[in-house]
About this RNA
This is a predicted structure of a 1511-nucleotide RNA (small-subunit ribosomal RNA) from a metagenome. Rfam family: Bacterial small subunit ribosomal RNA. Rfam links the family to the GO terms structural constituent of ribosome and ribosome. The sequence is in RNAcentral, with records from SILVA.

RNA sequence: AGAGUUUGAUCCUGGCUCAGGACGAACGCUGGCGGCGUGCUUAACACAUGCAAGUCAAGGGGAACGUCUUUCUUCGGAGGGAUUAGUAUACUGGCGAACGGGUGAGUAACGCGUAGGCGACCUGCCUUUAAGUUUGGGAUAACACUGCUAACGCGGUGCUAAUACCGGAUAAGGCAUACAUUCUGCAUGGAUUGUAUGUUAAAGCGGGCUUUCGGGCUCGUGCUUAGGGAUGGGCCUGCGUCCCAUUAGUUAGUUGGCGGGGUAACGGCCCACCAAGACAUCGACGGGUAGCCGACCUGAGAGGGUGAUCGGCCACACUGGGACUGAGAUACGGCCCAGACUCCUACGGGAGGCAGCAGUGAGGAAUAUUGCGCAAUGGAGGAAACUCUGACGCAGCAACGCCGCGUGCGGGAUGAAGCUUUUAGGAGUGUAAACCGCUGUUAGAAGGGACGAAUAAGUAUCAUUCGAACAGGGUGAUACGAUGACGGUACCUUCAGAGGAAGCCCCGGCUAACUCCGUGCCAGCAGCCGCGGUAACACGGGGGGGGCAAGCGUUGUCCGGAAUUAUUGGGCGUAAAGGGCGCGUAGGCGGGCUGAUAAGUCUGAGGUGAAAGUUUGCGGCUUAACCGUAAAAUUGCCUUGGAUACUGUCAGUCUUGAGUUCGGAAGAGGGAAGUGGAAUUCCUGGUGUAGCGGUGAAAUGCGUAGAUAUCAGGAAGAACACCGGUGGCGAAGGCGGCUUCCUGGUCCGAAACUGACGCUGAGGCGCGAAAGUGUGGGGAGCGAACAGGAUUAGAUACCCUGGUAGUCCACACAGUAAACGAUGGAUACUAGGUGUUGGAUGGUGACGUUCAGCGCCGGAGCAAACGCAUUAAGUAUCCCGCCUGGGGAGUACGAUCGCAAGAUUGAAACUCAAAGGAAUUGACGGGGGCCCGCACAAGCGGUGGAGCAUGUGGUUUAAUUCGAUGCAACGCGAAGAACCAUACCUGGGCUUGAACUGAUAGCGCCCUAUCCUGAAAGGGAUAUUUUCUUCGGAACGUUAUUAGAGGUGCUGCAUGGCUGUCGUCAGCUCGUGUCGUGAGAUGUUGGGUUAAGUCCCGCAACGAGCGCAACCCUUGCCCUUAGUUGCCAUCAGGUUAAGCUGGGAACUCUAGGGGGACUGCCACGGCUAACGCGGAGGAAGGUGGGGACGACGUCAAGUCAUCAUGGCCCUUACGUCCAGGGCUACACACGUGCUACAAUGGCCGGUACAACGGGCAGCGAGACAGCGAUGUUAAGCGAAUCCCUUAAAACCGGUCUCAGUUCGGAUUGCAGUCUGCAACUCGACUGCAUGAAGUCGGAAUCGCUAGUAAUCGCGGAUCAGCAUGCCGCGGUGAAUACGUUCCCGGGCCUUGUACACACCGCCCGUCACGCCAUGGGAGUCGGUAGCGCCCGAAGCCGGUGGCCCAAUCCAUUCGUGGAAGGGAGCCGUCGAAGGUGAGACCGAUAACUGGGGCGAAGUCGGAACAAGGUA
Repeated sequence: AGAGUUUGAUCCUGGCUCAGGACGAACGCUGGCGGCGUGCUUAACACAUGCAAGUCAAGGGGAACGUCUUUCUUCGGAGGGAUUAGUAUACUGGCGAACGGGUGAGUAACGCGUAGGCGACCUGCCUUUAAGUUUGGGAUAACACUGCUAACGCGGUGCUAAUACCGGAUAAGGCAUACAUUCUGCAUGGAUUGUAUGUUAAAGCGGGCUUUCGGGCUCGUGCUUAGGGAUGGGCCUGCGUCCCAUUAGUUAGUUGGCGGGGUAACGGCCCACCAAGACAUCGACGGGUAGCCGACCUGAGAGGGUGAUCGGCCACACUGGGACUGAGAUACGGCCCAGACUCCUACGGGAGGCAGCAGUGAGGAAUAUUGCGCAAUGGAGGAAACUCUGACGCAGCAACGCCGCGUGCGGGAUGAAGCUUUUAGGAGUGUAAACCGCUGUUAGAAGGGACGAAUAAGUAUCAUUCGAACAGGGUGAUACGAUGACGGUACCUUCAGAGGAAGCCCCGGCUAACUCCGUGCCAGCAGCCGCGGUAACACGGGGGGGGCAAGCGUUGUCCGGAAUUAUUGGGCGUAAAGGGCGCGUAGGCGGGCUGAUAAGUCUGAGGUGAAAGUUUGCGGCUUAACCGUAAAAUUGCCUUGGAUACUGUCAGUCUUGAGUUCGGAAGAGGGAAGUGGAAUUCCUGGUGUAGCGGUGAAAUGCGUAGAUAUCAGGAAGAACACCGGUGGCGAAGGCGGCUUCCUGGUCCGAAACUGACGCUGAGGCGCGAAAGUGUGGGGAGCGAACAGGAUUAGAUACCCUGGUAGUCCACACAGUAAACGAUGGAUACUAGGUGUUGGAUGGUGACGUUCAGCGCCGGAGCAAACGCAUUAAGUAUCCCGCCUGGGGAGUACGAUCGCAAGAUUGAAACUCAAAGGAAUUGACGGGGGCCCGCACAAGCGGUGGAGCAUGUGGUUUAAUUCGAUGCAACGCGAAGAACCAUACCUGGGCUUGAACUGAUAGCGCCCUAUCCUGAAAGGGAUAUUUUCUUCGGAACGUUAUUAGAGGUGCUGCAUGGCUGUCGUCAGCUCGUGUCGUGAGAUGUUGGGUUAAGUCCCGCAACGAGCGCAACCCUUGCCCUUAGUUGCCAUCAGGUUAAGCUGGGAACUCUAGGGGGACUGCCACGGCUAACGCGGAGGAAGGUGGGGACGACGUCAAGUCAUCAUGGCCCUUACGUCCAGGGCUACACACGUGCUACAAUGGCCGGUACAACGGGCAGCGAGACAGCGAUGUUAAGCGAAUCCCUUAAAACCGGUCUCAGUUCGGAUUGCAGUCUGCAACUCGACUGCAUGAAGUCGGAAUCGCUAGUAAUCGCGGAUCAGCAUGCCGCGGUGAAUACGUUCCCGGGCCUUGUACACACCGCCCGUCACGCCAUGGGAGUCGGUAGCGCCCGAAGCCGGUGGCCCAAUCCAUUCGUGGAAGGGAGCCGUCGAAGGUGAGACCGAUAACUGGGGCGAAGUCGGAACAAGGUA
C1' cells in the first nucleotide's frame, strides 16, 4: 500500500466482498509447564444454607456452672461467705452502623464532564485557639416475683445506677434586637469597631503524689461554649453531552411580582393575592434509546465505535409511598404502610428480601470454590491489649487473554523399509528414520530454603514538654522484643534418563502452497467471483506442500481499508443528483479610504486539566508480560498583560457596485374592447344526374325523398396562409390577422443626483403547458369514450365511416410535464473567426469601432468519453436546492392540501451482485448507399397429380443391425443385402479361444485319409507316422498354465486424420510508425476501375504475408519430330467388295517438343493513370472453353462402423464358430428418379454417321439350334491389330387418325433362359396371355446463359448373377437475358441497437403453482404515559372538647389541685396502591383481502430493443 467482481473487450461511475487490528467472548478439533491478569454481557429472575458490623468493662448496673468453706436440718435438703470474676452472655449508655462491598433498573437530567460562584449554606470524629467543666432532682432497663401467647412477642408489680434524663447558677469575641462608626463590593449587600437590652452550657473517668480521709495538687482522657483550619457535603451558573420533524407548537404553580411559611441554605420549594406571562425551527413539547466520565479499541490524522476489569461521580437495594434517629440517610444486611411472591401457623396471627462473599435453581452460546487467613494493606470500636472485617491478602477452577519456556542437539546414504506417483527408467516423503555420539531446560525424585515482618505492646536508656516535683504523664530517639494464610511456595543443589510433552487450518483466483483415486449438477463446497452434468489442482479420501503453533480455525461485534456522508477529503449536461419559474422574510456573504474599539484572531504569564492509563528515559522480578520512578503529554476551560494586519462593531467619508432623472429605440411581452378576409360545415334557392366517399384493397356511410359536382344568397364557430427567418419578446409556462385604450420589462446615448441602498434566499407568497374538475354559456372543424366497417389465428389496436365529453368564452379549482439547454442564481477573469437582431459612432464609399442580445465553428483548459469552450461543462468567490448500489417504491402508513381525480412529504421488511454512463469491435435490422451471383426477371424443360424403381420417416417385428436429419440427411456410407458380406434375431457350439507375440512345463507329432453322430459348427473313433542335427536339441504342432488376445461395445461433446458448408465468396492478417487513458483505430477508408484487397490516383502511413491471378492438366490453331497395330494423296499389284498387298510419310490420326494472345497495334473516352468501348489482324481477344487448386475462420457440422487413438465397459462373453431367419415387412407420409399420358407421336420395313472405354476364371467373331432370353460349337485377341460393337435419335417409305386408342405399360397367370452349393422368403431376362392408373398435373417448387438446356443412344466401375442409380462418352441441338424494383445468398461503406450463445438474439405483462416478507382488515388481546372522578394506608403538618402524664413553677388541708409542657385519641389538608370513565400512543394476533419479491424447460399473447415492423 491494495485486490476480486458488471463487458466479447475498454474506460468510468457504483455497490458488494477480501487481506489488518481488537474482544469480559462462544463453538469445533487439539492440549506439556510457568508468570501476570481476567471470568453472568442473558432474568434489576427467584433464592436453601453459612458467613459479610460491630465494639467499648477506663460511663453504669452486673451473673452462673464448678471448687472451697460455713450455718440450720425433719438428713430429703435449705441458706450464707470466698473463689470463679469485676469474667461471660444479655441489659443501660457511647461511638460506629450514611464507610467499606454490590448492581446499572431508572435517568436525555445541572445526571455527568469542564470552568466558575455561594455577599445564600452545613460539617461528627481530627487539628488549633480561648474560656469553662458548678449545684440539684426525679425516673428506668437489666434483675426479682408474676400473667397472656402456638409462635413472634406483649404486659403487671417491686428494686437500682450512670458520661442516660431534667431543673438552677455562671455568661462572652455566641445568638437576637436597637443605635452609632470606618472601609468596601458585581445588585440584593459584605466586613470592622463600639454601646445598650435580652437569651443560651457542661460529665465524668483513669494514673501518680499527698492527706487532717473531708479533700488538695498534677498528668492524661472526656464533656461544654465560642472562634479558626482541614476534610466531607449542599445549592447556583456558563459551555459540552444520542436518534426521530412521518413529534410544531408547549405550559396553569405555568412565568413574574408583593407578603408569608419552610429549609443548613437561595428559590413557586410551599401558600394567599396580583399581573399574563414563560419556552420554541439556534428545535420547545412528545416519542425511542441510554447510567456519565477518566479511559479502551481502531485510524496517518481528523474521526468512528465502546463505557468489562481499575479509578471519579450519580442512581438503585423485592415493587410503590413515607417519615424517624442522627453531624450526616429519606438508610442494601433500620422502622411504618400498601402490593406481589415465598415460608411458618394451634387459622387467631406471624416471618422474609444475596444488584455483599461463596453457593442453588432458572434463563442462556456462555462465565469459577458453599476454600484459607486477618500474616500484610485499609476500616470500625477501644487508653491499650485486643475484637470484628467474604474490604483485602492468598489459594482453587477455566488456554479466557497477554508474556516466557519446552517437546531435544550433532553426525548419519545402501538415499533402507513402508506409502504415494510414474512415461515402469525413475521420482517424492528424505538426514527424515534406523544407527552412533552428546546435553539436561521443563516435568519427576531427594535435600536445603527465603523476601514479604515493621515504627506493635512491654522493658531499659536518652532528649524534649506539662508540672512545685527529685512523682507521673505526653511526644520523639536508640536497644531488646512476639507475630506468615500463601507454604515447605519461589529459589538453590544433587540424581537418572531423549526418556513424559504437537496440533490445527489451508493448497482454483484474491492468497503462500499440487498431484492420484473415488464421485458424476449426485453427494457436497462456497468470504466474493464461483466449483460439481465421466479425465474436478474448487466435493470426499490418500500422498505431498504452505501457514501458524499450545494452540489453530469458525461464528459474532467494532474500527480500518471506504475519498462509500468527503472539515481535512466527493459530487449533480448524458452515470444517483439543479427546486417548473419568479418576488421576497429570517439567515449567510458582501466595494474604496480614514479613525476608534478589541468580540473573533495572534501572543506572554498564572490557575486548573485527580490518580491510574498512553508515550519516552531509567530501574526491579534470570527475560518478557507485569511492576516502580521521573519526564512529556492531557490538543480543553478560566483569569490576566499585550498586539491590531484581517473579520466584526461604532463613527466619518468616497463613487466604480446598485438605483434615480433626461433623450431616443425595437419587439407575436401582458390585459380589455372593437374589427377583417380566406377556408370548413350547415341552411335556402338554381343548374344537373347516378353515383359520391373512402382504402393497400374494400366495406360501413351518403345518394333517385336528387347526393357528389357547380352557381348565388345566408348563418355559425374556431383559427389567423403568404410575410416567417438556428428572427423578436417574456422569469418560466408561453406569445403570431388588423385597430384603439391601459400597462410591465429591456437596450442605447448623455450628463446630473443618491451614496453600498448589494448578492443569494430555508420557511412564506405569487405565476405556472396540456389533460382534468365545478357553475353558466358556446359548439363550425377536430375528436378520448362509444358504435359500425375492415384487417387478423384473435384485433377490446394501427386503417375507414360516424361520434359524445373535451377543445372555445367567463368565473373558480387543480399545481403537475422529457415544466429540457436533461446545464440554479450573482460577480470577475481567460485566443479568435463568422453570421444575424436592436442602438450609438467614424467614413463620400468600400468598410470599421463599441454596447446589449441570438446562432454556428474553433484554441488553451476541462472532461470517463461524448463533448463544453467569453451564452463554459474553463479559472475563482458567495448563497440556495439536491445525490449516496439496483429492485421493493415515488409504493405503504401518518400528516397537510384538494369537490374529486389526485398532489406534496415519504419509509421498512425482503431480495440481487450487480444496476448504470460513454466509447470499441462484431453480429443483426420488415435502416440507407454501392456492387455481384440462373438471385429475380426473360426463356426452355421439369418436380408436385399417375404407375413403378429407390432412399427416408413412421408403424410392425424375435430381428426388421448401425450411422447420415434444413440448405450442407433422404438413388447418402452401399462402385451393386439370395448364402457370404452381417455388425441384427432364433437356435446349436468353443473358452488362452478364429487371427498375434512371448514365458514355463509336458507330449511327438504335424499333415493326410476313413468312419459314426449332427442342420452345420462341433464332438467322438481309427489308421498313418516328418525334416535338420554338433545327438544336447531346433523347426513345427498339440496339451496345460500365465502374461495377454478379442470387441462394428460407449463417448465424433476427450481426439488425430479425412470430409461437407459458407465459397472460388474476395477477403483474412502481420511488422514498424502514428492517433487514442484504453478496448482499438490507421494501413484495409476515399475517387475511379476490375471477375478479383485487380490495378491506378490520393492519403500518417510505409512495407509484408496467406488468399485472387499466373505457374499444372485438358480442349481449340499452326509448326516440327516420329510413323505401327493407325493413315492412303501420288505410283504399282489385286479383289464381288475392302489399305487387302508392295510401297509412301503428303493428309487424318497418334504423342513428344515448340509457337501462338500480351489490351501488343489504331481511334475515342478517362486525370496525361488504371481501365473501358470500338476497330484491325488472327484459329482464338480482352481470364478463349473446361478441370485440378478452397485464405483466416464458422457450424462442439459429419465420421470412434474405413483407419488410428485417450478414457470407460465386457472377459465360459458385449469375444468366437455354425445353421436358419432378418436388413426385401406395409395402413401411411416425404425426397430422388424411370416410364408415360401420345401424331414434333406409336408400330412396320429400309438406309446412314460416333466417341469414351473394357476384355484371359475374360471379351467372344463365325456357323448351327431356338419366336426369344439363350444354348452348342468355336476362330481371333492379354489387344490403335481380335472381340464387346448392329450406335440411337436422324433420314426414306408405309400404317394408325385423336380414342383410354395400334397411346401407356403396371399388375397377374402360364411357360421358359441364365448365373449360382442354393433364386421359397428374395435375382435378372425371355415368350404367350392379361392390359391398371394415367388425357400434361393444386398450393408450391427445381435445373439451365452455348456446343449449354432439351433430346438420343454408347461405355465403364461394383459384380457369379442383378442398374431406372452412379461415373464417363459422343450424336442432334435451341430459346432468352429489357433490366436490378422485388425474393434468396454474398461483398464493401454507413447508420441504429437494451444483441455478444450475437435476431433461431434479447425481453414485457396477465394467468396457474410453491415459498417468503409486508400493507389493509369486522375485531380480539396486551402494554405505556396522561386526564376526570371515587376511595384513601402509613406518615409529616395543622386543629382539638373531654381523657392521660415522675422531674419545673404556683397553691396546698401535704391527700392533692392548678399552670407550663407532653401524650394517646379524634378531625382536616396532602397522600401510595386500588377502583371507575372516556380517549391517546405502541405492540401482538385475525376470517378475508391488496400489491411485492423469489422460484424448473408451465399458459396466453408479443409491449420494448433495428424505422422492433403504428418511431